A computed fold for a 72-nucleotide RNA from Ruminococcus sp., annotated as transfer RNA. Rfam family: tRNA. The family's RNA type in Rfam is transfer RNA. Its family is annotated with triplet codon-amino acid adaptor activity in the Gene Ontology. The RNAcentral record of the sequence draws on ENA and MGnify.
RNA sequence: GGCCCCUUGGUCAAGCGGUUAAGACUCCAGAUUUUCAUUCUGGCAACAUGGGUUCGAUUCCCGUAGGGGUCA
Numbered sequence: 001g002g003c004c005c006c007u008u009g010g011u012c013a014a015g016c017g018g019u020u021a022a023g024a025c026u027c028c029a030g031a032u033u034u035u036c037a038u039u040c041u042g043g044c045a046a047c048a049u050g051g052g053u054u055c056g057a058u059u060c061c062c063g064u065a066g067g068g069g070u071c072a
Stems, first nucleotide, its partner, number of pairs: 001071007010025003018055001027043005048064005
């Protein structure tokens, strides 16, 4: 340098064009407990970035960035 794949809360992870973007762990608040822990209830928080297609994009297409694989 060529080709292919991946990027979603703090971490993991689902979502095959239309519903409030699901769930687990973490964190915060409350309940329980003499206290801590456990358990229970509730809550906060995310689509790498810029364009395009479309009535509508996390999803499809192109570029960029980062990561991985492969060939030279």